[in-house]
RNA sequence: ACGUUAUCACGAAAGGCAGAGGGAUUAGACCCUAUGAAGCUUUGGCAACCUCUCAAAUUUUGAGAAAGGUGCUACAUUCUACUUUUUAUUGAAUUUAUUUUCAGUAAAUAAGACAGAUAACAG
Numbered sequence: 001a002c003g004u005u006a007u008c009a010c011g012a013a014a015g016g017c018a019g020a021g022g023g024a025u026u027a028g029a030c031c032c033u034a035u036g037a038a039g040c041u042u043u044g045g046c047a048a049c050c051u052c053u054c055a056a057a058u059u060u061u062g063a064g065a066a067a068g069g070u071g072c073u074a075c076a077u078u079c080u081a082c083u084u085u086u087u088a089u090u091g092a093a094u095u096u097a098u099u100u101u102c103a104g105u106a107a108a109u110a111a112g113a114c115a116g117a118u119a120a121c122a123g
Base pairs, nucleotide, nucleotide: 003121004120005119006118007117008116013043014042015041016040017039021032022031023030026081027080028079029078044073045072046071049069050068051065052064053063054062055061056060077115082112083111084110085108086107087106088105089104090103091102092101093100
C1' cells in the first nucleotide's frame, strides 16, 4: 500500500512568512479568495478515536478528565452522480370510483450503496 471496525446533520480563532489559487479524483453546479487562496509556522480553541479515572458489565456500556498520541478549526463529506422509499404532479391504460398499474418530472440533512476523510487494530 491493501484490509477490518467505528464515526462523519454538532463544534472550534488570531498572528508571521508566502503570493494565486482552493473546496479529494472524474463530470456538472455552487461557493471561498489581493478585504490575501494553497503551503509552512507560532499561539489558542474544538472534539473525544487511542489514553487515563470511576461505576457497571463480560469483552462491552455509561459518566468524567483533557497531561500525552492523533485529528480538526467556511459552506452537511459544499451539493449531485448509483439503487430504493415517501410526498406531490404529468401522461397512458384501467376502474363503480383519484380505483389499480406503468412511465416521466420535482422535492426530501428519507434509507442504503460507491467513493472519500479521521482514528484504532492488523499488516

This is a predicted structure of a 123-nucleotide RNA (SAM riboswitch aptamer (S box leader)) from a Bacteroidia bacterium. Taxonomically the source falls in Bacteroidia (Bacteria, Pseudomonadati, Bacteroidota). Model confidence (mean pLDDT): 81 of 100.